[in-house]
Molecule: transfer RNA
Organism: Haplomitrium hookeri
RNA sequence: CGCGGGAUGGAGUAAUUGGUAACUCGUCAGGCUCAUAAUCUGAAUGUUGUGGGUCCGAAUCCGACUCCCGCCA
Numbered sequence: 001c002g003c004g005g006g007a008u009g010g011a012g013u014a015a016u017u018g019g020u021a022a023c024u025c026g027u028c029a030g031g032c033u034c035a036u037a038a039u040c041u042g043a044a045u046g047u048u049g050u051g052g053g054u055c056c057g058a059a060u061c062c063g064a065c066u067c068c069c070g071c072c073a
Stems, first nucleotide, its partner, number of pairs: 002071006010025004019056001027043005049065002052062002
């Protein structure tokens, strides 16, 4: 240089081949308790790696770039 895979809240993962992003853990507040743990309720946290294109509508499709992992040499 070439080929393949990946990037989504603090962490780990979903999202049915386009219809407006969900789950578990964690964090915070409250309930329960003499207290803690466990448990219950609620809340906050995402420009879906960056920036474009297509489309009524993009995490999803197209091409460019950045980073990570692997293969070949």